Context: one part of a larger RNA
RNA sequence: UGACGGAAGGGCACCACCAGGAGUGGAGCCUGCGGCUUAAUUUGACUCAACACGGGAAACCUCACCAGGCCCGGACACCGGAAGGAUUGACAGAUUGAUAGCUCUUUCUUGAUUCGGUGGGUGGUGGUGCAUGGCCGUUCUUAGUUGGUGGAGCGAUUUGUCUGGUUAAUUCCGAUAACGAACGAGACUCUAGCCUGCUAACUAGUCGCGUGACAUCCUUCGUGCUGUCAGCGAUUACUUUUCUUCUUAGAGGGACAGGCGGCUUCUAGCCGCACGAGAUUGAGCAAUAACAGGUCUGUGAUGCCCUUAGAUGUUCUGGGCCGCACGCGCGCUACACUGAAGGAAUCAGCGUGUCUUCCUAGGUCGAAAGGUCGGGGUAACCCGCUGAACCUCCUUCGUGCUAGGGAUUGGGGCUUGCAAUUGUUCCCCAUGAACGAGGAAUUCCCAGUAAGCGCGAGUCAUAAGCUCGCGUUGAUUACGUCCCUGCCCUUUGUACA
Numbered sequence: 001u002g003a004c005g006g007a008a009g010g011g012c013a014c015c016a017c018c019a020g021g022a023g024u025g026g027a028g029c030c031u032g033c034g035g036c037u038u039a040a041u042u043u044g045a046c047u048c049a050a051c052a053c054g055g056g057a058a059a060c061c062u063c064a065c066c067a068g069g070c071c072c073g074g075a076c077a078c079c080g081g082a083a084g085g086a087u088u089g090a091c092a093g094a095u096u097g098a099u100a101g102c103u104c105u106u107u108c109u110u111g112a113u114u115c116g117g118u119g120g121g122u123g124g125u126g127g128u129g130c131a132u133g134g135c136c137g138u139u140c141u142u143a144g145u146u147g148g149u150g151g152a153g154c155g156a157u158u159u160g161u162c163u164g165g166u167u168a169a170u171u172c173c174g175a176u177a178a179c180g181a182a183c184g185a186g187a188c189u190c191u192a193g194c195c196u197g198c199u200a201a202c203u204a205g206u207c208g209c210g211u212g213a214c215a216u217c218c219u220u221c222g223u224g225c226u227g228u229c230a231g232c233g234a235u236u237a238c239u240u241u242u243c244u245u246c247u248u249a250g251a252g253g254g255a256c257a258g259g260c261g262g263c264u265u266c267u268a269g270c271c272g273c274a275c276g277a278g279a280u281u282g283a284g285c286a287a288u289a290a291c292a293g294g295u296c297u298g299u300g301a302u303g304c305c306c307u308u309a310g311a312u313g314u315u316c317u318g319g320g321c322c323g324c325a326c327g328c329g330c331g332c333u334a335c336a337c338u339g340a341a342g343g344a345a346u347c348a349g350c351g352u353g354u355c356u357u358c359c360u361a362g363g364u365c366g367a368a369a370g371g372u373c374g375g376g377g378u379a380a381c382c383c384g385c386u387g388a389a390c391c392u393c394c395u396u397c398g399u400g401c402u403a404g405g406g407a408u409u410g411g412g413g414c415u416u417g418c419a420a421u422u423g424u425u426c427c428c429c430a431u432g433a434a435c436g437a438g439g440a441a442u443u444c445c446c447a448g449u450a451a452g453c454g455c456g457a458g459u460c461a462u463a464a465g466c467u468c469g470c471g472u473u474g475a476u477u478a479c480g481u482c483c484c485u486g487c488c489c490u491u492u493g494u495a496c497a
Base pairs, nucleotide, nucleotide: 001497002496003494004493005492007491008490009489010488011487012486013485016481017480020445021444022443023442024441027333028332029331031329032328033327034326035324036323043054044053065319066318067317068316069315071313076119077118078117079116080115086113089108090107092105093104094103123307124306126305127304128303132301134295135294136293137291138290139289144183145182146181148179149178150159151158152157162174164173165172188284189283190282194253195252198250199249200248201247204244205243209233210232211231212229213228214227215226217224259273260272261271262270263269335438339397340396341395342394343393344392353382358377359376360375362373363372364371365370404435409430410429411428412427413426451473452472453471454470455469456468457467458466
């Protein structure tokens, strides 16, 4: 100097607690891991920092595993053989899963591309992540890290980097043998809110004009006034007006603890109030030093080793990764009346979409899944006002494993695909299991958050119980503490390095 302490003192954190909420742990199912089994059930990862992770939802492929079968995609050099033929390909019959001339029988064909040997390459999801690069994760979401000059010490080292106050912060104020600096923090970038101010828009609307439908009021019943309309501007001719509030998106502006009142060295700052669209929106990036953390299965990144024609190369067929006495983890569905079922009404925001495969309006057939016919869209143009779900209204049910729940299984139908058996998904009929709110334990979380609800994208021929986003409805309880679990700093002890 570190490391450690069941040492002390400060400070901090919902990967800690308190006050609570939703749970998980119990059930059924889905999925990952272990174990067992198996020809094979390929494999990596195992506290946080492995286990709905490998963007890992594997029918074939993927694919690395298993049972088998072809092929050479063995460059190049040297030697040999070889035009009197190095070699290549093949019908049929055997053989074979196979219409692989793979091999055998049989003969044809080809023509220096090859064949045999040696050296040397190449390939490898073969080994080694304890040989490596790169990337990622973690220590570590905290405030930490470093050198120059000066001071202290023989020196390792230390001071700077701090008694105190303050901050989310080594953030600042100040103190001061230190002074002046650098990285990190902050600033920054994206995003969410505001702009009746600028720039505009037939791919967004709006005011007019014309025409039509519906409704309201009468003073004059004229179709006059007013209101609504996703309802129409088809005539060769948008020849036709206004504006940008709404929509879109560029440039900008806007907030700085700015104003007032308290507390405080009247410093840094904190609290309250007002004005205001905001008086902490959410994320990204992120230092120094490390780990023998993960990845050689991301790579035509890569050392070494192994293998290299009876292949660990490559391809084809079939199987496996899905196997089930069991244990653990992430989840989905539930246990009902704050509900289920049937009608009706009513509102989103992120996205995405075809060069012949995608997104699909409409008509039509069908109980449905789906089929078919013809259209639009490479998209602010069409799907699409994405008329989403929860929610709301009406009706039925009436606390009964019940009309809650929807596992399991039987039969049938379509669809994707070369192929669906070990049942791809989906639909119909039938069947109707556990489950009556879950022990000890334990996870996540404070505002448009938790939770409920659906939608989109990724994967995708088929396709979400997953993941990543998006909106909709929208609480209770803190706004604190260091008791538990940890982290940082200071002091102290040490037989540890």
Molecule: small-subunit ribosomal RNA, 3' major domain
Organism: Schistocerca serialis cubense